Predicted 3D model of a 76-nucleotide RNA (c-di-GMP-I riboswitch aptamer) from Candidatus Izemoplasma sp. It matches the Rfam family "c-di-GMP-I riboswitch aptamer". About the family: GEMM was predicted in a large-scale screen for bacterial structured RNA regulatory elements. Genes associated with GEMM are involved in a diverse array of functions, including chemotaxis regulation, signal transduction, secretion and chitin. The sequence was found by an Rfam model in a public genome assembly.
[in-house]
């Protein structure tokens, strides 16, 4: 170095609900909690899509949607 790998070991993440703030809004934070995940780590001017505002050629959400970049470990 490339492929495979949540059915190996070490570890990590933390849906859906609830609670409390923030936001017009999609959504975010924070604590419970755990459906699940081999990158659920990181990119929102590197590209789709999905979605709120506003009403026109705009601004924002969404990476646990597809993607892309990077990594821990065994195996071959």
């Nucleotide at each position: 170095c490339a492929u495979u790998g949540a059915c190996a070991a070490a570890g990590c993440c933390a849906a859906a609900c609830c609670u409390a703030a923030a936001g017009u809004g999609a959504u975010u934070u924070a604590g419970g909690g755990a459906c699940g995940g081999a990158a659920a780590a990181c990119u929102a001017u590197a590209g789709g899509g999905u979605c709120u505002c506003a009403c026109u050629u705009g601004a924002g959400a969404u990476a646990g949607c597809c993607a892309g970049u990077u990594g821990c470990c065994a195996a071959u």